[in-house]
A computed fold for a 532-nucleotide part of an RNA from an uncultured prokaryote, annotated as small-subunit ribosomal RNA, 5' domain. Rfam family: Bacterial small subunit ribosomal RNA.
Context: one part of a larger RNA
RNA sequence: GAUUGAACGCUGGCGGCAGGCCUAACACAUGCAAGUCGAGCGGAAACAGAGAGUAACUUGUUACUUUGCUGUCGAGCGGCGGACGGGUGAGUAAUGCUUGGGAAACUGCCCAGUCGAGGGGGACAACCAUUGGAAACGAUGGCUAAUACCGCAUACGCCCUACGGGGGAAAGAAGGGGACUCUUCGGAGCCUUUCGCGAUUGGAUGUGCCCAAGUGGGAUUAGCUAGUUGGUGAGGUAAAGGCUCACCAAGGCAACGAUCCCUAGCUGGUUUGAGAGGAUGAUCAGCCACACUGGAACUGAGACACGGUCCAGACUCCUACGGGAGGCAGCAGUGGGGAAUAUUGCACAAUGGGCGCAAGCCUGAUGCAGCCAUGCCGCGUGUAUGAAGAAGGCCUUCGGGUUGUAAAGUACUUUCAGCGAGGAGGAAAGGUUAGUAGUUAAUAACUGCUAGCUGUGACGUUACUCGCAGAAGAAGGACCGGCUAACUCCGUGCCAGCAGCCGCGGUAAUACGGAGGGUCCGAGCGUUAAUC
Numbered sequence: 001g002a003u004u005g006a007a008c009g010c011u012g013g014c015g016g017c018a019g020g021c022c023u024a025a026c027a028c029a030u031g032c033a034a035g036u037c038g039a040g041c042g043g044a045a046a047c048a049g050a051g052a053g054u055a056a057c058u059u060g061u062u063a064c065u066u067u068g069c070u071g072u073c074g075a076g077c078g079g080c081g082g083a084c085g086g087g088u089g090a091g092u093a094a095u096g097c098u099u100g101g102g103a104a105a106c107u108g109c110c111c112a113g114u115c116g117a118g119g120g121g122g123a124c125a126a127c128c129a130u131u132g133g134a135a136a137c138g139a140u141g142g143c144u145a146a147u148a149c150c151g152c153a154u155a156c157g158c159c160c161u162a163c164g165g166g167g168g169a170a171a172g173a174a175g176g177g178g179a180c181u182c183u184u185c186g187g188a189g190c191c192u193u194u195c196g197c198g199a200u201u202g203g204a205u206g207u208g209c210c211c212a213a214g215u216g217g218g219a220u221u222a223g224c225u226a227g228u229u230g231g232u233g234a235g236g237u238a239a240a241g242g243c244u245c246a247c248c249a250a251g252g253c254a255a256c257g258a259u260c261c262c263u264a265g266c267u268g269g270u271u272u273g274a275g276a277g278g279a280u281g282a283u284c285a286g287c288c289a290c291a292c293u294g295g296a297a298c299u300g301a302g303a304c305a306c307g308g309u310c311c312a313g314a315c316u317c318c319u320a321c322g323g324g325a326g327g328c329a330g331c332a333g334u335g336g337g338g339a340a341u342a343u344u345g346c347a348c349a350a351u352g353g354g355c356g357c358a359a360g361c362c363u364g365a366u367g368c369a370g371c372c373a374u375g376c377c378g379c380g381u382g383u384a385u386g387a388a389g390a391a392g393g394c395c396u397u398c399g400g401g402u403u404g405u406a407a408a409g410u411a412c413u414u415u416c417a418g419c420g421a422g423g424a425g426g427a428a429a430g431g432u433u434a435g436u437a438g439u440u441a442a443u444a445a446c447u448g449c450u451a452g453c454u455g456u457g458a459c460g461u462u463a464c465u466c467g468c469a470g471a472a473g474a475a476g477g478a479c480c481g482g483c484u485a486a487c488u489c490c491g492u493g494c495c496a497g498c499a500g501c502c503g504c505g506g507u508a509a510u511a512c513g514g515a516g517g518g519u520c521c522g523a524g525c526g527u528u529a530a531u532c
Base pairs, nucleotide, nucleotide: 001532002531003530004529006528007527008526009525010524013379014378015377016376017375018374019372020371021337026335027334028333030332031331032330035080036079037078040077041076043073044072047071048070049069050067051066052065053064054063055062056061057060087290088289089288096215097214098213099212100211101210102209105207106206110203111202112201113200114199115198116197118152120150121149127142128141129140130139131138132137158167159166160165172195173194174193175192176191177190180189181188182187216262217261218260223253224252225251228250229249230248231247232246233245234244235243265287266286267285268284269280270279271278272277292313293312294311295310296309315326316325317324318323343369345368346367347366351365352363353362354361355360382412383411384410385409392403393402394401395400416473418468419467420466421465422464426459430454431453432452433451434450435449436448437447438446476521477520478519479518480517481502482501483500487516488515489514490513491512497504498503
C1' cells in the first nucleotide's frame, strides 16, 4: 500500500447493488417449512344447491326429516411425491475431492421402436356392533370396493438351461357418438379420442463401482499387517472384488515415509503480488459428509431416509404411576456463549418444484419488503458576487499579521429529502367465442395453431414524470518532532501524560493537555485484529 463475513471509539443526510452467528454440530417455547389426485375406489363427517316428505302459518316462506341427485369433500383404501428443494461443516488426510481414463452394472418420471392388454378368485380398511386404556393407542366379531392383492390363459422378443427343455405379464378410467343388440329404462355392449397398464429393445438423465496422478504438519512416530496378501471353490450384490465363508499358499505395505499422532470438509474460486509464489475456501456454483448421540434394517427406481420406522443412551415434557411424547445444523424467533451478526413480516404476481387431464392446491424453495454505514458505487449538504479586508478569536517586534471572500450583505438555483398529482414495465399464462388443421364413421369430443373478447402484481404510497415551498432539513474524524503532508501561544515541570519505531516530559516542550492556525481524508474517519 492492498484486502476483510470484521469488531471497537467518535460522527452520521439520501439512494442503488451486495452481504449479515466466523463463537456452543449448545439447549430450544410458539407458528409455519410436503403434499396432492374424486378423471383409481367404497363412500358422505362438514358446507352449499336441488328433489321428496312432515309441521307451522304470514300461501310461499320458515323449521325439521330424508335422498350422494349435484357442486364438492373430513376420515379411510389406493397411486405418485415425502431420496428433490432448504440447512450445517461435526466427522473425514482418503470409502472424500480435482483432473484423466475404465468395465462387471442399475435407472421412477421423459423420448423413440416392437408386441400385448383374455378370463377368474379371495380378502382388508372405512362402516356397524361389543370392548380395553388417564392418554398415546388398541382388541374381538360382522359387511364391502378398487388402477389394492392372488392364481389361470397367452408370451415373438425376455430370463434360466446340462441345449433335451423349463419359467414368467397386465388395469382400468374419463369425454363424445350415428346405426345395431340387450335393458331393471339408470344404462351396458359397440365405435372413437385422450390418459393410464404389461413385456421388451434402444436413448437420455441420474446413480453405484474400479484405476492412475495430484491433494496438510510431525521421524522427539520406524517398522505395520492374520481376512492380513494371493489362489481355488461357494455364497452374496444391480454389479467387479476377501465383500463374506471353507480350503490352500505365505504373502502384502514401508525411508519415493508405511504405521501412529495432531490439524482439516475438497474444488471452481477469493485475496495479495510485476510474476513466480504466499495466504485463504464467507456469499454464488459443483462434489462429499451429517441430521440429539450410537446402531440397525424396512419400503422403494432411488434412502440405510433432517421434519419415516425399530433398538439402546443422555436430556426435556405429560401421566390417573400402569405408561406415553419429543428432536430448529429448514424460515422466523428465545435463552446461552461471544468483541460480534437481522423480522416470531408479505406473496405464490414471476421463476422453479410436487401432485393433478385440467382448473387448481401445496411450496419460510423463490420473489419481495423490514433492520444494520458491514462493504462497494453514485449524489447532496448550495452557486455567483461581495474589502469597510467589519466584529470576535489567535499571534505580535504593538507597526501590524492571520482567521479571510470566509461571514454579513446582494443576486440566483432547488438536485436529494418533504408535500401533492399523474404513472410504465416485470403478464406470459388461464378462461371463453370464432376460424382452421390433425384425429375420427362423425360437422361430437379432444389436441395444435390463429384471431377477438376477457383476465391474474406480493413488491407498491414501485421506477419514472410533473407541480409546490424555501438556502431552506443535511459534516465530521484523525493528525501536525523525524519517518510523513501540516506551527505558534498558554498550562504542566521525568509530574500528569504520549508512543508504530527512533524516542518526548527534570521551567522558555513545534512530541504531554488546551487554544488559534494548518494538513489529509470525507458520510465517514481513526484504532485493533488478520493476510499478502